This is a predicted structure of a 72-nucleotide RNA (transfer RNA) from a bacterium. It matches the Rfam family "tRNA". The sequence was found in a public genome assembly.
């Protein structure tokens, strides 16, 4: 310089046109002489960022950022 792929709760990722989601973590209970494990509940989103397309975009289409393989 090209080609792919990926970016969605703190972390790790699911969901790939119809109501944004799980497990950890955080918090707040319950157990326990406490603590740790365990169980219950809560809380946590500009779906990288700008436009398109559509009634409807985390999902399709460009451009950009950032990471990450290969190839020169």
């Nucleotide at each position: 310089g090209g080609a792919c792929c990926c970016g969605u709760a703190g972390c790790u990722c699911a969901g790939c046109g119809g109501c944004a989601g799980a497990g950890c973590a955080c918090c707040g209970g319950a157990c326990u002489c406490a603590u740790a494990a365990u169980c219950c509940g809560u809380u946590g989103g500009u779906u990288g960022c700008a436009g398109g397309u559509u009634c409807g975009a985390a999902u399709c289409c460009u451009g950009c950022c950032g990471g990450g393989u290969c190839c020169a």